[in-house]
Molecule: RNase P RNA; transfer RNA
Organism: Candidatus Kuenenia stuttgartensis
């Protein structure tokens, strides 16, 4: 200079003016007046916690979830180092990464054969068996021996072919052909030993069988973990209707029916209401426990709380490779409840993207115009 | 706040215990017919919502995102 790997930081500034929601002050009140007012994902709600109710003797199954190793964490499907395995020339990236000689199953199509079994084309005349010959021997029926020749019985798994995958792989020996059958050497498995690491594992080495493959994001085994609801959790205060307990006048006298219990009216009187500025007064209801009125439970509408100080944020030192923990100083940073945080003009600039809190918090995961800044790598170039 | 289903051809659906993605309407072209319907023969038509992993092989099995429906208080 090109091409890449890894990671951080910022997400229009600034005035004016009118608004919006909270707090604080101030006012009897209206209303002033001052201070604050989305995000790095606030998002989906995918994990884990805290917070509050319910529920709970133990254990066992069942059911979900997690799964290499140490470590960090309030905890986790999170993070941080490392170990295996792949992928990239590298820098680095990816990884649900326990268990397949516990057992069940699956593996289309091709192929003989998809897992301890088989045999299509091919090889084989050693063995038994057919044929055909020559010798011999005979009791003439055959029988031995030897040679030809045949692949029916058999053996074979080297080659061929099928397939994503075929029971290790090379080479010499061996054989009728062949084969871990033997033997060297290489791969892989398993036991053991030393060595290194806390461990996962990662070097060397000796023995053994001669290989017992793939799939557990298939049922399953293991191992470890897990009680349920969710701020519309839950506390407290409480009209209204509906309930329960209680409280006062519980009458005088006359009149009319009377089934002689008591029903209805008139005056007084007492008691509530109401009309009225008041003493009086007028009007209505009642004399009974409906209504009034007063007290208790539970509670509806609502109302106040949970509610924002949070494992909080920032910086310095220390401890660690990191992740994170310590100490130690600053710092007061939205809190709605149909749900603020916006318009308008004015100036610059690289012309402004995804996007809006609704208990809290940690993570992960997606969306994102663009600018910046660090670290590091292979290739060309120069010096 | 919570749960629980679902996406395949322009439309409405299959696809068994992962093995060649189809089936009817529609569409297109023949043939039938004076000329359509209607019938018959044939043909297109698929990023299985998207992106990844597991497998030898994914429409299915696992993860992450997007859409749509339902239900609970």
């Nucleotide at each position: 200079g090109c091409a890449g790997a890894g990671g951080g930081a910022c997400a229009g500034g600034c005035g004016u003016u009118c608004g919006c929601u909270g707090g604080g002050c101030u006012u009897c009140a209206c209303g002033g007046u001052u201070c604050a007012g989305a995000g790095g994902a606030a998002a989906g709600u995918c994990c884990g916690g805290g917070c509050u109710c319910c529920a709970c003797a133990g254990g066992a199954c069942a059911c979900g979830a997690u799964g290499g190793u140490g470590g960090g964490u309030a905890a986790c499907u999170c993070c941080c180092a490392c170990c295996g395995u792949c992928c990239g020339c590298a820098a680095g990236g990816a990884u649900c990464g326990g268990g397949a000689a516990a057992g069940u199953g699956c593996a289309a199509c091709a192929g003989a054969a998809a897992g301890u079994a088989a045999a299509c084309c091919g090889c084989c005349a050693a063995u038994c068996g057919g044929a055909g010959g020559a010798u011999c021997g005979u009791u003439c029926g055959c029988g031995a021996u030897c040679c030809u020749u045949u692949a029916g019985a058999g053996g074979u798994a080297a080659g061929g072919g099928u397939g994503a995958a075929a029971c290790g792989g090379u080479g010499c020996g061996g054989u009728a052909a062949g084969a871990g059958c033997g033997c060297a050497c290489c791969a892989g498995c398993g036991a053991u030993u030393c060595g290194g690491g806390c461990a996962a594992c990662c070097g060397a080495g000796u023995c053994g069988g001669c290989u017992g493959g793939g799939u557990a994001a298939a049922c399953c085994c293991c191992a470890u973990c897990g009680g349920g609801a969710g701020c519309a959790a839950g506390g407290c205060c409480a009209a209204g209707c509906a309930g329960a307990a209680g409280g006062g006048a519980c009458g005088g006298u006359u009149g009319u029916c009377u089934u002689c219990g008591g029903a209805c009216g008139g005056c007084c009187a007492c008691g509530a209401g109401u009309c009225g500025g008041u003493u009086c007064g007028g009007c209505u209801c009642g004399u009974c426990a409906u209504a009034c009125c007063u007290u208790c439970g539970g509670g509806u509408c609502g109302g106040c709380u949970g509610c924002u100080a949070a494992a909080g944020g920032u910086g310095u030192u220390g401890a660690g490779u990191a992740a994170u923990c310590a100490a130690c100083a600053u710092u007061g940073u939205a809190g709605a409840g149909a749900a603020a945080u916006g318009a308008a003009c004015g100036c610059c600039c690289u012309c402004g993207a995804c996007a809006g809190a609704a208990c809290c918090c940690g993570g992960c995961u997606u969306a994102u115009c663009g600018u910046u800044c660090c670290u590091c790598u292979g290739c060309c170039u120069g010096u | 706040a919570c749960g629980g289903g679902u996406g395949u051809a322009g439309c409405u659906c299959a696809a068994u215990u992962g093995g060649c993605a189809g089936a009817g309407c529609a569409g297109c072209g023949g043939a039938u017919u004076c000329c359509a319907a209607a019938u018959u023969c044939g043909c297109a038509g698929g990023u299985u919502g998207c992106g990844g992993g597991u497998u030898c092989a994914a429409g299915u099995c696992c993860c992450u995102c997007c859409g749509c429906c339902c239900g609970u208080g």